Molecule: c-di-GMP-I riboswitch aptamer
Organism: Thalassomonas actiniarum
C1' cells in the first nucleotide's frame, strides 16, 4: 500500500415516539429512548424523495383557493468522489 470479510474483542453510531427549542413548512438540534447500522463517517455532483416562505399562473371586486416553482431539506433511498477502527491476506 492493495484486497477480503464480519468470526471475536475494544468501542461508535442511534430509527419510531415523547419533551423542549427552532423554523412558513419539509426538517434540524438537545435529552430520554433503541429499530437498526461494518461505513447509519463526510460530500446536494447525478437519479429520487419531501417542503412551498418568497415568486408565478389561473379564477375571484376583495378576502382568499388551486395549480406551477428550491434559492428550503433529506448523506438511515440509490450512485459518483472523499477519508476511516479492529481482524485477516
Nucleotide at each position: 500500500a492493495c484486497a477480503a470479510a464480519g468470526a471475536a474483542a475494544a468501542g461508535g453510531c442511534a430509527a419510531a415516539a415523547c419533551a423542549c427549542g427552532c423554523g412558513a413548512a419539509a426538517a434540524c438540534g438537545u435529552g430520554u429512548g433503541a429499530c437498526g447500522c461494518a461505513a447509519a463517517a463526510c460530500c446536494a455532483c447525478c437519479g429520487g424523495u419531501c417542503u412551498a416562505a418568497g415568486g408565478g399562473u389561473u379564477a375571484g371586486c376583495a378576502a382568499u383557493a388551486a395549480c406551477c416553482u428550491a434559492u428550503g431539506a433529506c448523506a438511515g433511498c440509490g450512485g459518483a468522489g472523499u477519508c476511516a477502527c479492529c481482524u485477516c491476506g